[in-house]
Context: one part of a larger RNA
RNA sequence: GUCUACGAGUUAGUGUCUGUGGCAAGCUUAAGUCCUUCUGGGACGCAGGCGUAGCGAAAGCGAGUCCGAACAGGGCGACAUAAGUUGCAGGCGCUAGACCCGAAGCGGAGGCGACCUACCCAUGGCCAGGUUGAAGCGUCGGUAAAACGACGUGGAGGACCGAACCGAUGUGUGUUGAAAAACGCUCGGAUGAGCUGUGGGUCGGAGUGAAAGGCUAUUCAAGCCCCGUGAUAGCUGGUUCUCCUCGAAAUGCAUUUAGGUGCAGCGUUGCGUGCUGAUGAGUGGGGGUAGAGCACUGAAAGGGCUAGGGGGCAUACCCGCCUACCAACCCCUAUCAAACUCCGAAUACCAUUCAAUGGAGCGCAGCAGUGAGACAGUGGGGGAUAAGCUUCAUUGUCGAAAGGGAAACAGCCCAGAUCAGCAGCUAAGGUGCCAAAAUCAUGCUAAGUGGAAAGGAGGUGGGGUUUCUUAGACAGUGAGGAUGUUGGCUUAGAAGCAGCCACCAUUUAAAAAAUGCGUAAUAGCUUACUCAUCGAGAGACCCUGCGCCGAAAAUGAUUGGCGAUAAGCAUGAUACCGAAGCUCUGGAUGUCGUGUUCCUGCGGGAGCACGGCGUGGUAGAGGAGCAUUCCCGGCUGGAUUGAAGCGGAAGGGUGACCGACCGUGGACUGCCGGGAAGAGAGUAUGUAGAC
Numbered sequence: 001g002u003c004u005a006c007g008a009g010u011u012a013g014u015g016u017c018u019g020u021g022g023c024a025a026g027c028u029u030a031a032g033u034c035c036u037u038c039u040g041g042g043a044c045g046c047a048g049g050c051g052u053a054g055c056g057a058a059a060g061c062g063a064g065u066c067c068g069a070a071c072a073g074g075g076c077g078a079c080a081u082a083a084g085u086u087g088c089a090g091g092c093g094c095u096a097g098a099c100c101c102g103a104a105g106c107g108g109a110g111g112c113g114a115c116c117u118a119c120c121c122a123u124g125g126c127c128a129g130g131u132u133g134a135a136g137c138g139u140c141g142g143u144a145a146a147a148c149g150a151c152g153u154g155g156a157g158g159a160c161c162g163a164a165c166c167g168a169u170g171u172g173u174g175u176u177g178a179a180a181a182a183c184g185c186u187c188g189g190a191u192g193a194g195c196u197g198u199g200g201g202u203c204g205g206a207g208u209g210a211a212a213g214g215c216u217a218u219u220c221a222a223g224c225c226c227c228g229u230g231a232u233a234g235c236u237g238g239u240u241c242u243c244c245u246c247g248a249a250a251u252g253c254a255u256u257u258a259g260g261u262g263c264a265g266c267g268u269u270g271c272g273u274g275c276u277g278a279u280g281a282g283u284g285g286g287g288g289u290a291g292a293g294c295a296c297u298g299a300a301a302g303g304g305c306u307a308g309g310g311g312g313c314a315u316a317c318c319c320g321c322c323u324a325c326c327a328a329c330c331c332c333u334a335u336c337a338a339a340c341u342c343c344g345a346a347u348a349c350c351a352u353u354c355a356a357u358g359g360a361g362c363g364c365a366g367c368a369g370u371g372a373g374a375c376a377g378u379g380g381g382g383g384a385u386a387a388g389c390u391u392c393a394u395u396g397u398c399g400a401a402a403g404g405g406a407a408a409c410a411g412c413c414c415a416g417a418u419c420a421g422c423a424g425c426u427a428a429g430g431u432g433c434c435a436a437a438a439u440c441a442u443g444c445u446a447a448g449u450g451g452a453a454a455g456g457a458g459g460u461g462g463g464g465u466u467u468c469u470u471a472g473a474c475a476g477u478g479a480g481g482a483u484g485u486u487g488g489c490u491u492a493g494a495a496g497c498a499g500c501c502a503c504c505a506u507u508u509a510a511a512a513a514a515u516g517c518g519u520a521a522u523a524g525c526u527u528a529c530u531c532a533u534c535g536a537g538a539g540a541c542c543c544u545g546c547g548c549c550g551a552a553a554a555u556g557a558u559u560g561g562c563g564a565u566a567a568g569c570a571u572g573a574u575a576c577c578g579a580a581g582c583u584c585u586g587g588a589u590g591u592c593g594u595g596u597u598c599c600u601g602c603g604g605g606a607g608c609a610c611g612g613c614g615u616g617g618u619a620g621a622g623g624a625g626c627a628u629u630c631c632c633g634g635c636u637g638g639a640u641u642g643a644a645g646c647g648g649a650a651g652g653g654u655g656a657c658c659g660a661c662c663g664u665g666g667a668c669u670g671c672c673g674g675g676a677a678g679a680g681a682g683u684a685u686g687u688a689g690a691c
Base pairs, nucleotide, nucleotide: 001691002690003689004688005687006686011096012095013094014093015092016091017090018089019088020087021086022085023084026050027049028048032044033043034042035041036040054061055060064076065075066074067073099238100237102235106228107227108226110225111224112223118202119201120200121199122198123197124196125195126194127192129161130160131159132157136153137152138151139150140149141148165189166188167187170185171184172183173182204220206216207215208214241625242624243623244622245621246620251264252263253262254261255260265370266369267367268366269365270364271363272362273361275358279355280354281353282352283351284350285349291343292341293340297337298336299335301333302332303331304330306327308326309325310323311322312321313320373398374397375396376395377394378393379392380391381390382389403414404413405412418587419586420585421584423583424582425581429577430576431575432562433561434560438574439573440572441571442570443569444568455549456548459546460545461544462543463542464541465540466539467538468537476533477532478531479530480529482506483505484504487501488500489499512527516525517524588615589614590613591612592611593610594609595608596607597606598605599604626680628677629676630675631674632673633672634671635670637669638668645664646663647662648661651658652657
């Protein structure tokens, strides 16, 4: 891992609601006793409980009562009367382990452990070999004697090197190991605070500890076993057959609250009410948002006018003058605002009239779940007018929604799957091939643009404004482009062309006190300007369509691919394809209506037919069933002429399932009605067994 079996809302008490019985202003027995055909049934038992009256803290009063001085006012009650109570069954709450499994832990004057390990006590054992050579002692030297020195002897040491032994520094291997700590190499101690055998002692808030919270039997910031114990778990996981009807929430307020809970909101079921509901149309309202505006509050640009100030001039003083400085009020021009408003929508909201019979509304009661939301569009806040960001509002989808489209793609577009059909029409989106379906017309694009931005550019199409032009434009070509003069100043020089000032005049078809290049300065080239030649358009600007550049990323590239000059883009037209949408044919089912048959306690209920509207669905609410085991009654059921079970299986049923018949098997068992549950398995790192 698979298979088989087992495996989770139970039971008791109590409360409440619903269904269904009994009796009813009453209802009911408990313990117990008696009888009996004795797992059972019947009778007695009226103690007690609930109800029939409430109000008050109470005395108490009473259809009233309490507060109060009150006959006021108010609270809680009563009313035209009023329904209870007790069984059974079911839903839910509470008390209990309370759907099941799961802690780490806490407690016990309960127990077991020092055969591991820590320390201690008693008694034993062990340490190859080599090295060093302390004290003391001896001899000699030395001294007055000593001290002292040398040599010898001697054999000390938590001395040295290094086996056994004890340890464990580094590294490799091993890592489902040979091993739940080892093996190889390397390394530390190795006469000592050494190692070790045997026996003994100390223990759970206790021991022992050369101290690491170490060790106390692979267990230690409090051992192990048992018990309290089914501790508690707002947490995680799991929770077993079928079909049918409806169908949420991820919000608000509060919370030692934030992944929990209470109340409300939203769901469902029952009863009541009955047109009140969504929505549409009409009518009547208030508003201060979008926008806009500057009348207020503020912000803020330029100019004018002109207080005040600064600066300058002038001045004995009093007066003054100027100002390309700063600048209030005022005026003109042009602006800005969530916390500005002289204004002011669309929507939304409120009221009302009419329509609106809807799985609408409203009220009461039972039962929930939800209270982590996600994305998209729109209006805002936060952030960086970042985020698949965050937080509100509003709508949609997903959540709980399958189908078609977007290549693939919960949240986008289309559209809401009752079942069947080898029938039809459409939506979004599409119609070269992959791959169902296409043609026509008019333009654009040349970039494979289509299939990345700011910005940049004689790409190209369309529209417009304006200037020049047969009195000859624009471009090209030929020619001229002069004189006073080298203008004056400056300067070493300044001659059109460093710079400053001026920028005249003459001759002309025209020609600058010179547009640029150039020289040291001249020179030289060129332009403006003019003529000739040529012969029809040329220049500038604005709006707009489609393109171009901008364009660098890590394994091989991508409009989905191939490919296409349309099979790209724009506009128009007509077809077609395309979904579980709509239609058609048949079936099932819910609900409403009509008709009809049967039953009836006369309220209604059951069946059949036809018609209308429905039948996606998680949490969840409600309904109807299937199967399993056992019990009671019936079938005077079935069975060795073969039961159950097992292996197949025609066929039947919406399904859970039922099942003729065949084989196996060898003794029990089916159907109908009713009852009771150890009543349904795929998941719980579930439990046991098998492989």